[in-house]
RNA sequence: GCAUCAGUAGUUCAGAGGCAGAACGUCGGUCUUGUAAGCCGAAUGUCGGAGGUUUAAAUCCCCCCUUAUGCU
Numbered sequence: 001g002c003a004u005c006a007g008u009a010g011u012u013c014a015g016a017g018g019c020a021g022a023a024c025g026u027c028g029g030u031c032u033u034g035u036a037a038g039c040c041g042a043a044u045g046u047c048g049g050a051g052g053u054u055u056a057a058a059u060c061c062c063c064c065c066u067u068a069u070g071c072u
Stems, first nucleotide, its partner, number of pairs: 001071004006066002010024004018055001026042005048064002051061002
């Protein structure tokens, strides 16, 4: 330099054009002599960045950044 993959909550990951979600974690409550587990509730996302297409974009297109792998 070229090709491919990945980037979404604190972490691991879904979401293939129509309200951004789950699990674990965190916080509060309940329960307990106490802790854990259980139960109830809450907070947390400029969906890597900029532009385009569309009535509507995390999703489609283009460029860029970062990561991994392969080739040279």

This is a predicted structure of a 72-nucleotide RNA (transfer RNA) from Trichonotus filamentosus. Rfam family: tRNA. The prediction has a mean pLDDT of 80. NCBI's taxonomy places the organism under Eukaryota, Actinopteri, Euteleosteomorpha, Eurypterygia, Trichonotus.